[in-house]
RNA sequence: AGAGUUUGAUCCUGGCUCAGGACGAACGCUGGCGGCGGGCCUAACACAUGCAAGUCGCACGAGAAAGCCCCUUCGGGGGUGAGUAAAGUGGCGACGGGUGAGUAACACGUGGGUAAGCUACCUUUUAGACGGGGACAACUCUGGGAAACUGGAGCUAAUACCGGAUGUGGUCUCAGAAUCGCAUGAUACUGAGAUUAAAGAUGGGGAUCCUUCGGGACCUAUCACUAAGAGAGGCGCCCGCGGUCCAUUAGCUAGUUGGUGAGGUAACGGCUCACCAAGGCAACUAUGGAUAGCUGAUCUGAGAGGAUGGUCAGCCACACUGGAACUGAGACACGGUCCAGACUCCUACGGGAGGCAGCAGUGAGGAAUAUUGCGCAAUGGGCGAAAGCCUGACGCAGCCACGCCGCGUGAGUGAUGAAGGUUCUAUGAAUUGUAAAACUCUUUCAGCAGGGAAGAAUAAGGUUAAAACUAAUAAUUUUAACUGAUGACGGUACCUGCAGAAGAAGCCCUGGCUAAAUAUGUGCCAGCAGCCGCGGUAAUACAUAUAGGGCGAGCGUUGUCCGGAUUUACUGGGCGUAAAGGGCGUGUAGGUGGGUAGGUAAGUCAGUUGUGAAAGCCGGAAGCUUAACUUCUGAACUGCAACUGAUACUGCUUAUCUUGAGUACAGAAGAGGAAGACGGAAUUCCUGGUGUAGCGGUGAAAUGCGUAGAUAUCAGGAAGAACACCUGUGGCGAAAGCGGUCUUCUGGUCUGUUACUGACACUAAUGCGCGAAAGCGUGGGGAGCAAAAGGGAUUAGAGACCCCUGUAGUCCACGCCGUAAACGAUGCACAUUAGGUGUGGGGAGAUAUCAAUUCUCUCCGUGCCGAAGCUAACGCGUUAAGUGUGCCGCCUGGGGACUACGGCCGCAAGGCUAAAACUCAAAGGAAUUGACGUGGGCCCGCACAAGCGGUGGAGCAUGUGGUUUAAUUCGAUGCAACGCGAAAAACCUUACCUGGGUUCGAAGUGCUUUUGCAGAGUGCAGAGAUGUACUUUUCUCCUUCGGGAGCAAUUGCAUAGGUGCUGCAUGGUUGUCGUCAGCUCGUGUCGUGAGAUGUCGGGUUAAGUCCCGCAACGAGCGCAACCCUUGCCUGUAGUUGCUAACAGAUAGUGCUGAGGACUCUACGGGGACUGCCGGUGAUAAACCGGAGGAAGGUGGGGGUGACGUCAAAUCAUCAUGGCCUUUAUGUCCAGGGCUACACACGUGCUACAAUGGUCGGUACAGAGGGUUGCAAACCUGCGAAGGUGAGCUAAUCCCCAAAGCCGGCCUCAGUUCGGAUUGCAGUCUGCAACUCGACUGCAUGAAGCCGGAAUCGCUAGUAAUCGCGGAUCAGCAUGCCGCGGUGAAUACGUUCUCGGGCCUUGUACACACCGCCCGUCACACCACGAAAGUUUGUUACACCCGAAGUGGCUGAGCUAACUCUAUUUAUUUAGAGAGGCAAGUCACCAAGGUGAGGUAAGCGAUUGGGGU
Repeated sequence: AGAGUUUGAUCCUGGCUCAGGACGAACGCUGGCGGCGGGCCUAACACAUGCAAGUCGCACGAGAAAGCCCCUUCGGGGGUGAGUAAAGUGGCGACGGGUGAGUAACACGUGGGUAAGCUACCUUUUAGACGGGGACAACUCUGGGAAACUGGAGCUAAUACCGGAUGUGGUCUCAGAAUCGCAUGAUACUGAGAUUAAAGAUGGGGAUCCUUCGGGACCUAUCACUAAGAGAGGCGCCCGCGGUCCAUUAGCUAGUUGGUGAGGUAACGGCUCACCAAGGCAACUAUGGAUAGCUGAUCUGAGAGGAUGGUCAGCCACACUGGAACUGAGACACGGUCCAGACUCCUACGGGAGGCAGCAGUGAGGAAUAUUGCGCAAUGGGCGAAAGCCUGACGCAGCCACGCCGCGUGAGUGAUGAAGGUUCUAUGAAUUGUAAAACUCUUUCAGCAGGGAAGAAUAAGGUUAAAACUAAUAAUUUUAACUGAUGACGGUACCUGCAGAAGAAGCCCUGGCUAAAUAUGUGCCAGCAGCCGCGGUAAUACAUAUAGGGCGAGCGUUGUCCGGAUUUACUGGGCGUAAAGGGCGUGUAGGUGGGUAGGUAAGUCAGUUGUGAAAGCCGGAAGCUUAACUUCUGAACUGCAACUGAUACUGCUUAUCUUGAGUACAGAAGAGGAAGACGGAAUUCCUGGUGUAGCGGUGAAAUGCGUAGAUAUCAGGAAGAACACCUGUGGCGAAAGCGGUCUUCUGGUCUGUUACUGACACUAAUGCGCGAAAGCGUGGGGAGCAAAAGGGAUUAGAGACCCCUGUAGUCCACGCCGUAAACGAUGCACAUUAGGUGUGGGGAGAUAUCAAUUCUCUCCGUGCCGAAGCUAACGCGUUAAGUGUGCCGCCUGGGGACUACGGCCGCAAGGCUAAAACUCAAAGGAAUUGACGUGGGCCCGCACAAGCGGUGGAGCAUGUGGUUUAAUUCGAUGCAACGCGAAAAACCUUACCUGGGUUCGAAGUGCUUUUGCAGAGUGCAGAGAUGUACUUUUCUCCUUCGGGAGCAAUUGCAUAGGUGCUGCAUGGUUGUCGUCAGCUCGUGUCGUGAGAUGUCGGGUUAAGUCCCGCAACGAGCGCAACCCUUGCCUGUAGUUGCUAACAGAUAGUGCUGAGGACUCUACGGGGACUGCCGGUGAUAAACCGGAGGAAGGUGGGGGUGACGUCAAAUCAUCAUGGCCUUUAUGUCCAGGGCUACACACGUGCUACAAUGGUCGGUACAGAGGGUUGCAAACCUGCGAAGGUGAGCUAAUCCCCAAAGCCGGCCUCAGUUCGGAUUGCAGUCUGCAACUCGACUGCAUGAAGCCGGAAUCGCUAGUAAUCGCGGAUCAGCAUGCCGCGGUGAAUACGUUCUCGGGCCUUGUACACACCGCCCGUCACACCACGAAAGUUUGUUACACCCGAAGUGGCUGAGCUAACUCUAUUUAUUUAGAGAGGCAAGUCACCAAGGUGAGGUAAGCGAUUGGGGU
């Protein structure tokens, strides 16, 4: 730091996904040790049991028991235990610990304020602490109750309670006067008055006094106490600022906002009350709803940010739910009280008890979170004078890989590269792999044994010394030295020794992203998957194995957060076409704002000060063996506040300026708007005339109109609507929009020139206005046109297009609606950045001219082309989509959805605002190459046309389909399968079927066992294969004579064999587009790129053939040429070919001599190249015509088939991977089948006849073949053929024409056409012609008289027609491959059909139009909306009721302290008063009840659209 994924490929936009880090985690597999941390995220659900807050006898009274000892009359008593335990009075103990429900708040954070405050314990300062009194618990007696608990009577103490004294001082009032402050005011001082305190306990002392003889008073010390001041720490209250979402929450508020007065509080305050006023908050988001404890910090990130708030630390809130107060310095109180409610428990049914969100633990919930442990040894806390007691705070241990960190599971040598596994090209290699074994060595950790810490100190106490206090050398306190007990962890950390490699490795992954591959199995199955996607018989993607990669006591998966994501963009994005500019204007708030000067100092900048807790992060050290961890120290905490300063910029303020803006004046253009009036053409209708049979309409028709007189035509009249020509990418307007003429009213714009105002400006949320068409309401109007509707056509249908009618509407007035592809798909304003060329409206100038005009400059508008620049590209380009500024609007993947619900608007239609669930991995923009298009242009082809002959109808042959069959073997299936593989199915072939055999096999290879054969002949059984018997023979070579080598048979092993499957695993071969003219490359150039250019354009060609032009220049594969053949000439050669001349011979013949002239043969050469001439053309290429020539423009024919397409054909030619088979799917044999036959198709043959048939005569080829052969001649047979057999291994011999020509007959008929079919008789081949051959003779004599729709071939030696040969082959040819003979017709032309080529255009196609794709319906599933209703929660309001409590009123009843009066010898007693307790009542108020609402959620028959 990026990567994958949209496409055939590209660039862009844009989403989805991955790689990283983290976690209080969970799950799966696995698991050796230690250290440090962490551990109910869910039900603030319910809790059994134990513990978590007590302490003080130096505040006080009272005070056991067991045990032990002694005594005893045996009943008991005494001592000790012990002033102990337990209980009571009194004092102190709101901390510590838990949780996050509530809370959007001064709750928290941060910075201030408190002149508005309080503060126990602590520190310090000042002053005190005098003298009295009466009770109540405990306890005793007695009563009630199951219990909890409680009533009555009596006794008693205090640091409990209550009067009195004193008053340093405090507080209040009055008077005086000083200083200070931001206001109220504060502080200090003087004088007078009022008011207001206290408690003792313990130790020591022994001068004086008292004594119950214990002691007390007294003195003194310590602790406690009282009144004040100060401090520290703590708490309360107030304020500025900061941090969540929703506007589909826009208005909220009556104690509400303020004032006066009073009350209340520690304290300000509507905190509360009475009265008065009517305020207060809100778009800078009030109110409402949802969610949430806040922070230091934690995670992530380059940062800015985003997410989180568990452990640790600070603050807050809460303690079963709700309410309330009491006590107190402090609480409205987790382990206190009272009341109400729910729940649980006890009960004798009358009543009571309880609150783990303390530590453990239990149940429940959940994917999920620990021990009912040890100890107060340390740290800290409470009480105490102290010892000490208490402390689930805390320190430790236990459980859990939950996290982080560290260590180990061994190290070295070791190649027969062991065995085993796996793989391969498999008799052998490769890999696992120095890995193992083996040898040598080490011993961390774990184990065993031994030793063994630190954590513990200023303890108490003691001794000594000093100091303070004191009358004191007591006592107490302090300091110094010495002494001195105490460890939960734990016999732990650590150290030493012992033995032995010994006890210790897994998990995930291996198609790409992403490091790492092979085999087997499976066969769109099973399965995988984060995204893209794998799996349909050769899966590097599934499963297993082996190998490899990664991490490692862990590894993966799942979940969540940040990152990548610049994918909400402050840093750091966009809006012409990808999502995105509001339909247009006006203008409010807001934002922004011209020049100069002064002031100010809010923003801004600088410095200083305070604060920013600690921990954490970061730097540097230190301590645990290291690290994690911990300690110390520094920096930082980017913040806030205060003070001081600076003044460029912004703001504010004052003054001024004119260039922005505006006003006036003079001109100008215009379908700008509103109202009124007028006009002509056209259309329709009405009236009348003329006139007669059609009109109208269409591709063609029909409906329709018309003899009741249409259409046409003439005249007159009526009505409504629209304004031809002018008219123009011309004008005007903000947009929508505006078009006859005239008049009136009216808005804006432009130009010119001077004057004036003096920033008055720009933009614009909300608001207001305008706003095409359609539509709606009311009333008019209605000619034409025309949704709906009707009719006629078209059509398979026609709900359409076409035609005939025709109603709303279109028009007017008034009122609604408020939307459009309302588009330049481009917001407004300003500035700035080359030009060229049109056009509309003005102005100025120049030149010339009679003038029109022409040219130059300039302002405003409207177009086109273009520089720079921008853009993904297309394109934009002074009218920007360039460069900048200001403001507004809008966007954030596709679908769902311009939708639902809610709200607002509307008469309605509907509009505006506007989600989610769910679903997909894309959707999209621009451009590229192809393909396609009943798109366009150009061109070609027996493509059509023009012709000739066929097929399709008949019979037969042959192939295919189908059917049949035991089998009818298999393959080929549009063109491009179907007389195809098959250039020969009677057996064989043969692969098929039936039956009979055989199993190392019919053939081959290696090793091995045994043997010596092998072969030949004969008999028997059998369909044969084969079996069996006999006869004959007894292998070859070498030899050291033992044997060895070969060959053959035999045994076994490894293997063979397969026309079995897969042509979609393949090679090779072939078909096809197509012998079409195309297909590419190098370099250069252009483009971000795919790509383009070249290969395009103009000509031309059979041709990308050639020429010219051109950012291209060249090249390759194709085209052409080269090759074969044929046509002309020629050279050489002359047998088996030839025979002109010469000679000879024969019945005759190149038969012979001879010859090379000719033909021919076969080896060379020449010839044709648009070379020459004329014309056309750009003078080119080329074309047209001509000459010459055997041949002329590729002379004819053949061979030759570019890049590629069709998963085209073939595993049955052959080869071959994989799979299958091995007494069979191999192999051998006999017979059968491939030859079947209601039928359909293809390819052919023969015909239908007279251009013919038949009979007789007669002529002329080419190319081939031949010894298992071709076979002459002769003989026989009607013939097929047979017999005999010359010659020929071939230019030598043999096989060799038919149509044609000459003549005869037939005379238009199912025939002397046609020959199928059938019968009989034969020939030939062959072991064998039954299934199933060919041919011959005689007889038989079918269909068929030229063929429907449709369709095929052919452009010259071609079609047509005629025969001949060859391959295969024993035999079998209408097929195939060749050969020659005879030998035509037609082509105007490219409109159309088919196929093809090039250019161009559109595209949502790329498997490429046999493409893609829309909607309904049917079936299944999913989420959502509506819905009669129903259930639950929450919330505000009204009313009723009103517990406990507090406050007020009253004071039934009760009453020790103080006062007064009376009384008693006295203790007292009685009464009255003050004070207190308190029933009652009023106010407030929790829970509860009733009513009618709001709101949220669930369910809901049915229903609606949406998605897959």
Description: A computed fold for a 1508-nucleotide RNA from a metagenome, annotated as small-subunit ribosomal RNA. The sequence is in RNAcentral, with records from SILVA. It matches the Rfam family "Bacterial small subunit ribosomal RNA". Rfam links the family to the GO terms ribosome and structural constituent of ribosome.